[in-house]
Molecule: glmS glucosamine-6-phosphate activated ribozyme aptamer
Organism: Synergistaceae bacterium
RNA sequence: GUUCCGGUGGAAGCGCCUGAACUGGCGAAGCCAGUUGACGAGGUCGGGGCGAAUCGAAAAUUCGGCGGAUACCCCGGGGCCAUGGUGAGAGAGGCCCGUUAAAGCCCGGCUACAAAACCGCGAAGUGAUUUGCGGGACAAAGGCCGGGUCUCCCCCUGA
Numbered sequence: 001g002u003u004c005c006g007g008u009g010g011a012a013g014c015g016c017c018u019g020a021a022c023u024g025g026c027g028a029a030g031c032c033a034g035u036u037g038a039c040g041a042g043g044u045c046g047g048g049g050c051g052a053a054u055c056g057a058a059a060a061u062u063c064g065g066c067g068g069a070u071a072c073c074c075c076g077g078g079g080c081c082a083u084g085g086u087g088a089g090a091g092a093g094g095c096c097c098g099u100u101a102a103a104g105c106c107c108g109g110c111u112a113c114a115a116a117a118c119c120g121c122g123a124a125g126u127g128a129u130u131u132g133c134g135g136g137a138c139a140a141a142g143g144c145c146g147g148g149u150c151u152c153c154c155c156c157u158g159a
Stems, first nucleotide, its partner, number of pairs: 014067004019063001020036007039056003045076005078097002080094002087156001104149008118135007
């Protein structure tokens, strides 16, 4: 140095680096060592599959690659699905959803004072660069609430 075994901790714009770029050294080619390689918001019923997984911000290497991930598909299970009015239940169906559990469309409100970027002051390093503190403006999606519109079939009961 590599491999194996055991234990502990630990990520989701998360982890890693051989391409690439940059820095240092040797220095002909090139080699060695290092640095960079996603800014927050949002997102998990269970299993399997697949895998280029939502939103915006930014000086756009936040390039390229590998792996993973709450995305998506299928199955299981769960919730739910109109009427002028009441009640109970069953069946069928669901381009509906996930425990805040009917959708679609429109309007309004809340979530919503985002963080990096930028500026300033430091710390470490030969350097690329890393990192702390302070100042600091600007989002969108999604979700929730209210209103409007729209909203399947069958059976019983009441008017």